This is a predicted structure of a 72-nucleotide RNA (transfer RNA) from a Candidatus Moraniibacteriota bacterium. The organism belongs to Candidatus Moraniibacteriota, within Bacteria. It matches the Rfam family "tRNA". Rfam classes the family as a transfer RNA. Model confidence (mean pLDDT): 81 of 100.
[in-house]
């Protein structure tokens, strides 16, 4: 220095350009004498970052971090 992948909630991970969700953690209740354990809900997201196309971008276009992995 070239090529690929990846980046979303506290982890792990989904989401045909059309309201950003699951699952496991936190949290609060309910059960119990009390813990786990089961059961109910509530909160938790500048979708790495700018910039552009669109009526409408997590998704497409670009530019740029930050991790990997190959090649050299």
């Nucleotide at each position: 220095g070239c090529c690929g992948a990846a980046g979303u909630a506290g982890c792990u991970c989904a989401a045909u350009g059309g309201u950003a969700g699951a699952g496991c953690g936190u949290c609060u209740c309910u059960u119990u004498u009390g813990u786990a354990a089961a059961g109910a809900g509530c909160g938790g997201g500048u979708u790495g970052g700018g910039g552009g196309u669109u009526c409408a971008a997590g998704u497409c276009c670009u530019c740029u971090c930050u991790u990997c992995g190959g090649c050299u």